The RNA shown here (c-di-AMP riboswitch aptamer (ydaO/yuaA leader)) has 153 nucleotides and comes from Bacillus piscicola.
The sequence was found by an Rfam model in a public genome assembly.

[in-house]
RNA sequence: UGAAUAUUAUCGCUUAACUUCUAAAACAGAAGGCGGGGGAACCAAUUGUAGCAACUUUUUUGCUACUUGGGGUGAGUCUUACCAUUUUGGUGAGAGGGGAUACUCUCAGUUCCUAAUCCGACAGCUAACCUCGUAAGCGUUCUGAGAGGAAUU
Repeated sequence: UGAAUAUUAUCGCUUAACUUCUAAAACAGAAGGCGGGGGAACCAAUUGUAGCAACUUUUUUGCUACUUGGGGUGAGUCUUACCAUUUUGGUGAGAGGGGAUACUCUCAGUUCCUAAUCCGACAGCUAACCUCGUAAGCGUUCUGAGAGGAAUU
C1' cells in the first nucleotide's frame, strides 16, 4: 500500500413495518404516523368432496375436516421449449412487472428480483360503521447528463 474476513458504531437498502410517552430496567400498554381487511344504495354475480348428528323414505338443515372452485397480503404474473412425471415439480428463453446505483426527481447506462404464505365453499364495487398490522431480512456509497435544493468558501 492492496485484498479478504470478523466485531462495534454511524449511515444506508427492501418493506406499511417508524416516532413519542409511560420509564431508569423488565413484562405489558397508550398515542401519533403509515398500511391492510370486512361492510349499503346503483350496477354486476349464484356454490365442490368426505364424515357425523337431527329430521320425514326421497330430501333438507347444522357441525367437523379437506382443497380441485373462489378469494386475501405481496412486484412476484403470462407464453413457450426440454427434462422428469399420478399430480406437484426442475432447468432455460421471451413478454410484462418490481428494486438498487448515498441530496431529491427525470432520462440514459449498469445490475439484481420475478418468492412465500393465508382463508377454507366464503367475502364484487361500497358511504357511514366495524376490525387488524406496525414484522423480518440485508450491506450499497467511484456511471454520466439535465433540472431543482442544501451547505461551505

Its mean pLDDT, the model's own confidence on a scale to 100, is 76.